RNA sequence: GAGUUUGAUCCUGGCUCAGGAUGAACGCUAGCGGCAGGCCUAAUACAUGCAAGUCGAGGGGUAACAGGAAGUGCUUGCACUUCGCUGACGACCGGCGCACGGGUGAGUAACGCGUAUACAAUCUGCCUCAUACUAGAGGAUAGCCCGAAGAAAUUUGGAUUAAUACUCUAUAGUAUCAUUUAAAGACAUCUUUUUAUGAUUAAAGGUUACGGUAUGAGAUGAGUAUGCGUUCUAUUAGUUUGUAGGUGAGGUAACGGCUCACCUAGACUGCGAUAGAUAGGGGCCCUGAGAGGGGGACCCCCCACACUGGUACUGAGACACGGACCAGACUCCUACGGGAGGCAGCAGUAAGGAAUAUUGGUCAAUGGACGGAAGUCUGAACCAGCCAUGCCGCGUGCAGGAUGAAUGCCCUAUGGGUUGUAAACUGCUUUUAUAUAGGAAGAAAAACUUUCUCGUGAGAAAGCUUGACGGUACUAUAAGAAUAAGCAUCGGCUAACUCAGUGCCAGCAGCCGCGGUAAUACGGGGGAUGCAAGCGUUAUCCGGAAUCAUUGGGCGUAAAGCGCCUGUAGGUUGUUUGUUAAGUCUGUUGUUAAAGGCUAGGGCUCAACCCUAGAAAUGCGAUGGAAACUAAUAGACUAGAGUAUGGUAGGGGUAGAGGGAAUUUCUAGUGUAGCGGUGAAAUGCGUAGAUAUUAGAAAGAACACCGGUGGCGAAGGCGCUCUACUGGACCAUUACUGACACUCAGAGGCGAAAGCUAGGGGAGCAAAAGGGAUUAGAUGCCCCUGUAGUCCUAGCCGUAAACGAUGGAUACUAGAUGUUGCGCAUUACGUGCAGUAUCGUAGCUAACGCGUUAAGUAUCCCGCCUGGGGAGUACGCUCACAAGGGUGAAACUCAAAGGAAUUGACGGGGGCCCGCACAAGCGGUGGAGCAUGUGGUUUAAUUCGAUGCAACGCGAAGAACCUUACCAGGGCUUGACAUACUACAGAUCCCUUUGAAAAAAGGGAGUGCCUUCGGGAAUGUAGAUACAGGUGGUGCAUGGCUGUCGUCAGCUCGUGUCGUGAGAUGUUGGGUUAAGUCCCGCAACGAGCGCAACCCUUAUUUUUAGUUACUAAUUCGUUGGGUUCUCUAGAAAGACUGCCGGUGACAAACCGGAGGAAGGUGAGGAUGAUGUCAAGUCAGCAUGCCCCUUAUGUCCUGGGCUACACACGUGCUACAAUGGCUAAGACAAAGAGUCGCAAGCUCGCGAGAGUCAGCUAAUCUCAUAAACUUAGCCCAAGUUCAGAUUGCAGGCUGCAACUCGCCUGCAUGAAGUUGGUAUCGCUAGUAAUCGCUGGUCAGCCAUACAGCGGUGAAUCCGUUCCCGGGCCUUGUACUCACCGCCCGUC
Repeated sequence: GAGUUUGAUCCUGGCUCAGGAUGAACGCUAGCGGCAGGCCUAAUACAUGCAAGUCGAGGGGUAACAGGAAGUGCUUGCACUUCGCUGACGACCGGCGCACGGGUGAGUAACGCGUAUACAAUCUGCCUCAUACUAGAGGAUAGCCCGAAGAAAUUUGGAUUAAUACUCUAUAGUAUCAUUUAAAGACAUCUUUUUAUGAUUAAAGGUUACGGUAUGAGAUGAGUAUGCGUUCUAUUAGUUUGUAGGUGAGGUAACGGCUCACCUAGACUGCGAUAGAUAGGGGCCCUGAGAGGGGGACCCCCCACACUGGUACUGAGACACGGACCAGACUCCUACGGGAGGCAGCAGUAAGGAAUAUUGGUCAAUGGACGGAAGUCUGAACCAGCCAUGCCGCGUGCAGGAUGAAUGCCCUAUGGGUUGUAAACUGCUUUUAUAUAGGAAGAAAAACUUUCUCGUGAGAAAGCUUGACGGUACUAUAAGAAUAAGCAUCGGCUAACUCAGUGCCAGCAGCCGCGGUAAUACGGGGGAUGCAAGCGUUAUCCGGAAUCAUUGGGCGUAAAGCGCCUGUAGGUUGUUUGUUAAGUCUGUUGUUAAAGGCUAGGGCUCAACCCUAGAAAUGCGAUGGAAACUAAUAGACUAGAGUAUGGUAGGGGUAGAGGGAAUUUCUAGUGUAGCGGUGAAAUGCGUAGAUAUUAGAAAGAACACCGGUGGCGAAGGCGCUCUACUGGACCAUUACUGACACUCAGAGGCGAAAGCUAGGGGAGCAAAAGGGAUUAGAUGCCCCUGUAGUCCUAGCCGUAAACGAUGGAUACUAGAUGUUGCGCAUUACGUGCAGUAUCGUAGCUAACGCGUUAAGUAUCCCGCCUGGGGAGUACGCUCACAAGGGUGAAACUCAAAGGAAUUGACGGGGGCCCGCACAAGCGGUGGAGCAUGUGGUUUAAUUCGAUGCAACGCGAAGAACCUUACCAGGGCUUGACAUACUACAGAUCCCUUUGAAAAAAGGGAGUGCCUUCGGGAAUGUAGAUACAGGUGGUGCAUGGCUGUCGUCAGCUCGUGUCGUGAGAUGUUGGGUUAAGUCCCGCAACGAGCGCAACCCUUAUUUUUAGUUACUAAUUCGUUGGGUUCUCUAGAAAGACUGCCGGUGACAAACCGGAGGAAGGUGAGGAUGAUGUCAAGUCAGCAUGCCCCUUAUGUCCUGGGCUACACACGUGCUACAAUGGCUAAGACAAAGAGUCGCAAGCUCGCGAGAGUCAGCUAAUCUCAUAAACUUAGCCCAAGUUCAGAUUGCAGGCUGCAACUCGCCUGCAUGAAGUUGGUAUCGCUAGUAAUCGCUGGUCAGCCAUACAGCGGUGAAUCCGUUCCCGGGCCUUGUACUCACCGCCCGUC
């Protein structure tokens, strides 16, 4: 810096990522070289080999080897024997070394380490320097030899022998000790130098090179002491008896309780003792801008350890890795008696583990031990081997080459794109690999020889010799692009995209998250990106993380102020003068090992790597200086703080006394049937007299009005009146003290309510408990009772949303207003101090908000926080009588949890308003029969879709076949349908046979149209292939169309402004409207889609026109006349709150009125904003993808969609007298008609049949409208109501009415007497009621749907409630938005 909490925003806050690093491991892959590194685990156990020996110039000697000499056998050059004679040398005595080098990190929280000092409290082999000495004597003992025991390891007896082994004597002082004289010192428990006396200690030889002894000094190494620094835990707070100190003694190289005896009772500790956990420390390494954080591999320094524990010996040095002894565990040998061993040396083995190498070469170099030296030893070391473990370097070719080749893979819109200058091809180069040849540096020496210089020996020069690595590095030559590329990733973070497969499966994933049929996220292909002999993953550390914040955070609401006060340690602290110099600043100086890091040079071809030099090393010590600040010290001051004096206010506290109202109870009276209680009731009380009322008495508790964002108190808290005692505050005045102050870990005190203990008290109220209700239940809310308790005294508890969710103190920084107390002044809206409250500037804040009473600006001190949950839980400790309080985790789990604000949605929140939403009415549905649709069931099939409103007389404006998509059976396979190719035929029509038909077979008629005479168009048959076809799937892949909220009044934009931002404003407010309609106001000003208007129909009038309409006349043949009315259809007019009055804000507008056919959108229609419902439709059409292709396509016959126990929706007809029947009579509108409507006439009871005029329609026809009116009958009944069902006989349509049509006549005459809960429509020409027409259509199941006119009501007080909607506001843990979210039990 990024991702991730949200619908979006800002903040808080965690989680995660990008970077660097590693002694790494794992997966895939692998050409070379250089330089490094390589058991992090089991300080587990170890087979085998090696890792410490050397000196014969210390010694006695001679086991092995070699030489020599002598002898023997003799094959005459071989074998054997003897001789320490020589080179040498096993074992042994002796010297030096083995305390170094090498390994490991178990232990250790310590003077262990680091750093700086000290030793006047010490030692130091080998080495260097100086001085002196190196005399005399002695006795042993290994070995060897002879035995003994034992399995072995080993032990042991006797005899004999040497030394640089051991012992004694002499000599000696600058040694040591004791005493003593004098002087000096920065160190003073003394030290150094010096005088004198006394005492005590040495030695080794070998041999000419060395060696030894004493003493002193140096160097090196070691030992000891001290200051400072050095992990976590207080859920470890007290620890300690050699403990702390002293005296004396012992011990040590040396100080010291180091050890011991005695004496004292101390010592350490909140600046963290003791205990527990963890850990080797440092130079340095990684990271980081730094400060820090993490680490302690390799290399270097120190420490500790060597199977575990302990002990000492030897020695200059050890309490000793490859020494000893003891104990223990383990392993091995054993003759069971007893013995042996210690890889945390180098290799190596087993085991453990994710994991870490060869039982290699050489002492050539460097270094070490011994030696005079040659030399020997050296798993130290130098090299090699293994491992991409890391860092660095090189290569796998370079240049040209477009038809952007071909093939292939992949994609595609089929045109092409991409792989890709990639390849081919042309030219060039040869690092590396391969082969051949040459070939280093690392070597300097020692010894030896020669020469020179000084001279018992040393130095210099020359010569000669020595290489594990290694025939390695390097060089040359040869040939040829020849020998050499992978890994991870490609949704965002994060560079890089497509195809097919899969289908919440398989899988991925660091976080967010992908996958449920179109996955850039899974696995594969193509392509791309990144790095590259490596690339990814995992693990760990730092960073990012200002996410423990010193640099550099916070605490009103996000996590976080202790409930409040007093106060100790501690921290901080007013003005001024002098002194000091601890802090501070500065100069000089010592140290801060080397390596590392940095800078500059240099060497390997470069680099890594290595070398040289410099600076640095922020620290510690020493020393000189400065004196502002802090500090210390000595004074002074008064502004902080305090005291005194005079006033003031107050429910401040404690104790005592008194008071009245109310409540309850008791007594008595009056009085009668209820009272009480609730939403409504009941339990309860009451005729044994309640409630009510009057009088009296008792008891306990609390103190109305005043009373107030008024007072007091540190907080908790404090309220009738009076008295006593008492704390604090404020104001004013002058005087006094002289910094006496602030804060405060531990500590102490106070601390509501509830609760506990003991004793009182107990009126009212009231947990628990009982009863009554409510309820599905009701361990609740409501009611009736009621015990602890509430009250008092004494004690405990110690917690609260103990809140201003805001610790205390001090100073500074605009104001305005109200109020309490005191003062000055006096009447001013004055002013000072101390409180209290509201608003508000700057500033602060994530915002909300805070704002002189800060959450502003600063200082000081204390407390507290570090993601959510687990959890204020567990364990431990502590307090408490108990209840419980205080302190206070982890495992595990999630990617969030959270704060403030925003837009919506929601609320059995609020305000305003509307709608046949309720109400007021009228008529229905729900009951009956039937029609129709749906569910369910059934079926071979009962095709499919539609499912709350917004599916259900819906798609379907019409299923007998067809339709038809379904089922059964029979057929076809380039197909019923389209385009393209070839061949043949000929268009076409008719007939016969078989068959259920599709179809098949046969026969006959015919020879078409155009023509440039080649042929062509259209048609049929056959064939082959591209393809056709699909009412198969997905409406959650889609287009288009539609429904719904809703004809509701809303939905937005530009610019500006406000806000960190999401957003807000505008669009809110005051009025008004049917309306975001209009007016006014306003940080808004404008605009768009909606509203309205423009459109159609209708209502009035005028005008124009006048056939088929109308009208008059004549006449009943019709033709001429006219346009007044009706009507038709063109054009106009008319209505706009225009006019008047009132209300209103002078507005918009509303109310009333006039005029008018019509009055406030006149009525009706069309018209449907942004959006919502993944609403509906792939079966109307179109369409992506998937699926079928002798079938999921297509043809045909028959069946089904019409089934039927049942349930629901929508309707029709009724149940009758406002009616039914019969007869007569009157009045419409809008439509339709040539495959048609059909008058009239004839026949039939009728449906209808026959025949036909007229009409392509203001002309003809359908076509008599019905309700209605008049007259008559019926007389309250299952009827002269109602018409279902059924029988018979007919008609019509149609190839065909069985499943399954409609109509007519006669006969039959079910249910039904107005319909439970519930529910629907309608506000005027509306409801209700009456008929007419049309579409579809051969016919029709139409009672449906779409239209038309006739007759023609009732009611609207009103907006409390139900439903739906609009605006404003409020709450919200909802935003998939309350059909939400979410808690607990099982």
RNAcentral holds the sequence, with entries from ENA and SILVA. This is a predicted structure of a 1386-nucleotide RNA (small-subunit ribosomal RNA) from an uncultured marine bacterium. The coordinates come from a structure-prediction model, not an experiment, and the mean pLDDT is 85. It matches the Rfam family "Bacterial small subunit ribosomal RNA".